[in-house]
RNA sequence: GUAUGUAGGACAGAUGAUCGCGGCUGCAGCAAUGCAGGUGAGGAAAGUCCGGGCUUCAUAGGGCAGGAUGCCGGAUAACGUCCGGUGGAGGUGACUCCCAGGCCAGUGCAACAGAGAAUAACCGCCCCGCGAGGGGUAAGGGUGAAAAGGCGGUGUAAGAGACCACCGGUCGGCUGGUAACAGGCGACGCUGUGUAAACCCCAUCCGAAGCAAGACCAAGCAGAAGAGCUAAGGGCUGCCCGCCCAUUCUUCAGGUAGGUCGCUUGAUGCGGCUGGUAACAGUCGUACUAGAUAGAUGAUCAUCCGUGUCCCGGUAGGGACGGACAUAACCCGGCUUACAGUCCUACUGCGUUG
Numbered sequence: 001g002u003a004u005g006u007a008g009g010a011c012a013g014a015u016g017a018u019c020g021c022g023g024c025u026g027c028a029g030c031a032a033u034g035c036a037g038g039u040g041a042g043g044a045a046a047g048u049c050c051g052g053g054c055u056u057c058a059u060a061g062g063g064c065a066g067g068a069u070g071c072c073g074g075a076u077a078a079c080g081u082c083c084g085g086u087g088g089a090g091g092u093g094a095c096u097c098c099c100a101g102g103c104c105a106g107u108g109c110a111a112c113a114g115a116g117a118a119u120a121a122c123c124g125c126c127c128c129g130c131g132a133g134g135g136g137u138a139a140g141g142g143u144g145a146a147a148a149g150g151c152g153g154u155g156u157a158a159g160a161g162a163c164c165a166c167c168g169g170u171c172g173g174c175u176g177g178u179a180a181c182a183g184g185c186g187a188c189g190c191u192g193u194g195u196a197a198a199c200c201c202c203a204u205c206c207g208a209a210g211c212a213a214g215a216c217c218a219a220g221c222a223g224a225a226g227a228g229c230u231a232a233g234g235g236c237u238g239c240c241c242g243c244c245c246a247u248u249c250u251u252c253a254g255g256u257a258g259g260u261c262g263c264u265u266g267a268u269g270c271g272g273c274u275g276g277u278a279a280c281a282g283u284c285g286u287a288c289u290a291g292a293u294a295g296a297u298g299a300u301c302a303u304c305c306g307u308g309u310c311c312c313g314g315u316a317g318g319g320a321c322g323g324a325c326a327u328a329a330c331c332c333g334g335c336u337u338a339c340a341g342u343c344c345u346a347c348u349g350c351g352u353u354g
Stems, first nucleotide, its partner, number of pairs: 001350003005347007013304007021040002024037005042325001046336002049334005054210004066206005071085005086100001087098004101201002106199002108195003122141002124137005149167002152164003168190001169188004174183003214261004223252006233245004268287008305323001308321005
């Protein structure tokens, strides 16, 4: 210098003016409200896919059923997340990717093709036989995603772990490692496929519903209890007493509309130091940064910034359009998905120069 190289991170238009909206504070007002000041979305606020806090209900303890996870170690409030390793796969490399337990517990399935999909003889080879046919053989051919450890030799009628070397495998010690595992030694010729993203088995974890959770205050209507009323309501009854209803007042319970709380100071952010490879933890300092409730956070204009497309122009330049994805609703930790463009750091490959 170059690469549609790798990994990680930051930003995601700026400033001003005008109009408008939701909280907050102050002032005015009985109140409604008005005025002034200040404040008001994100890296994903999204999908609602995991995990936790919080709340209400349930709950002696244990089990079944059901669900989730699945190499090892660590981090964490917890996780299906993250970090570091192991094994496997890809890349020249930086680096990236992997639902990575168990089919000698049992059951099932293996389409088509193929003789055969599990205790295999279609062709071929060898032996016997005139022949039909019978026997041996898994070395060769063919089919298939997969065919009975691989390959070379010895051997044989032809063959075959029948035997041997190498590779692979299983088992048992040893060494290193917390472990997954790795290395090496010895023994065993080592038939018995694949599939658990088939049922299943094993291990670990899991009570349910969610802020429209829930807590408190509580108009009106209806309800319960008590007291009262009248010269005067209705009924039992023609009258009196009495009782019931109605009416008035008081009290009470539950609780609708409505209101308040929950509500944003929190496993919080930023910076330093310490421990740790790291995730992270500890400690010190500092900051406070939306709380609406059917849901405010918007629009226009000007200047500037950025970069792309198109048009005009001989050039200089000018003009038009375009500033992504997306909008909190109890709060956090993650994952996944969307995203115009810009910048920074570290590293890799290639080329050139000293």
A computed fold for a 354-nucleotide RNA, annotated as Bacterial RNase P class A. It was read from a public genome assembly, where an Rfam model found it. Rfam family: Bacterial RNase P class A. The family's RNA type in Rfam is ribozyme. Its family is annotated with dimeric ribonuclease P complex, ribonuclease P activity and tRNA processing in the Gene Ontology. The coordinates come from a structure-prediction model, not an experiment, and the mean pLDDT is 76.